The prediction has a mean pLDDT of 84. The RNA shown here (Glycine riboswitch aptamer) has 94 nucleotides and comes from a Planctomycetota bacterium. NCBI's taxonomy places the organism under Bacteria, Pseudomonadati, Planctomycetota. It was read from a public genome assembly, where an Rfam model found it.

RNA sequence: AAGACAGCAGUAGGAGAGUUCAUUCUACAUGACACCGAAGGGGCAAGUUGCACCGGCAACCAAACUCUCAGGUACAAAGGACUACUGCUCGACG
Numbered sequence: 001a002a003g004a005c006a007g008c009a010g011u012a013g014g015a016g017a018g019u020u021c022a023u024u025c026u027a028c029a030u031g032a033c034a035c036c037g038a039a040g041g042g043g044c045a046a047g048u049u050g051c052a053c054c055g056g057c058a059a060c061c062a063a064a065c066u067c068u069c070a071g072g073u074a075c076a077a078a079g080g081a082c083u084a085c086u087g088c089u090c091g092a093c094g
Base pairs, nucleotide, nucleotide: 006089007088008087009086010085011084012083013082018033020032021031022030023029034073035072036071040069041067042066043065047060048059049058050057051056
C1' cells in the first nucleotide's frame, strides 16, 4: 500500500565573501595577500561496546557546529546545502 523511508530527474525559490594587487599567453588564465561556507571532504558530544578496576584506555558515533583540503568572493553566467511541487524507481516504516 490512494505507497513510509530512500534514490534519480524536471520545475521554482535559494545565502555568504575582493569591481584587491601583480604578470602576460587576455585565458573568465597564473601567482600573491585578504576573505566566505550552503557542492564535496576532514574533526568532535552525549551515548553504546570492549579491556580494565587507576572511575582509566580504546573502538564506533551527528549537525546547518567546527576546520577551510577542495570549492567560491563586482554584475552576469555557472555552481549551490536546503525547501516545495511533479514524474519515475523501490517496497514498510517515519